The RNA shown here (FMN riboswitch aptamer (RFN element)) has 149 nucleotides and comes from Parablautia intestinalis. Lineage of the source: Bacteria > Bacillati > Bacillota > Lachnospirales > Parablautia.
């Protein structure tokens, strides 16, 4: 000094104000179901009114978040990784959003303006933002520490 082991620690954030109002709830009708000898009452349905009351972080305006390497220049939308399911000792296989335009620049889809776009599974009134899986697991990221040679 080099290759390559082992062990440690860290390793994702995010609905502010508002509207609406399925639906619940009260009260009446229906004779429409159900149980019942009957009657009054019950419960499940339907229509009506009540706007008295709650009610969607999912719908509506409007707020807001952005894993890990790479890339002469710094990335949610460039190239890949991880997370997702199924499997397996280990592999693997399936699936797997999204950006332009202008300016600077030697060099930017990555900086600057400016307009957009996109985001796994469940669950619930339809979900990037809630709630669970997950105090999980992972790309990788710092670190210590050894044998041989």
């Nucleotide at each position: 000094a080099a290759a390559u082991g082992u062990c440690u620690u860290c390793g994702g954030g995010g609905c502010a104000g508002g509207g609406u109002g399925a639906c619940u709830c009260u009260u009446a009708u229906g004779u429409a179901a159900c149980a019942a000898u009957a009657u009054c009452g019950g419960u499940u349905c339907a229509u009506a009114a009540g706007c008295a009351a709650g009610a969607a972080u999912u719908c509506c305006c409007g707020a807001u978040u952005g894993g890990c390497g790479g890339u002469c220049a710094a990335a949610g939308u460039c190239c890949g990784c991880g997370a997702g399911c199924g499997u397996u000792a280990a592999g693997c296989g399936c699936a797997u959003g999204a950006u332009u335009u202008g300016g600077u620049u030697c060099a930017a889809u990555u900086c600057c303006a400016a307009a957009a776009c996109c985001a796994a599974c469940a669950g619930u009134a339809a979900a990037g933002u809630c709630u669970g899986g997950a105090u999980a697991a992972a790309a990788g990221a710092a670190g210590a520490u050894g044998a041989c040679u």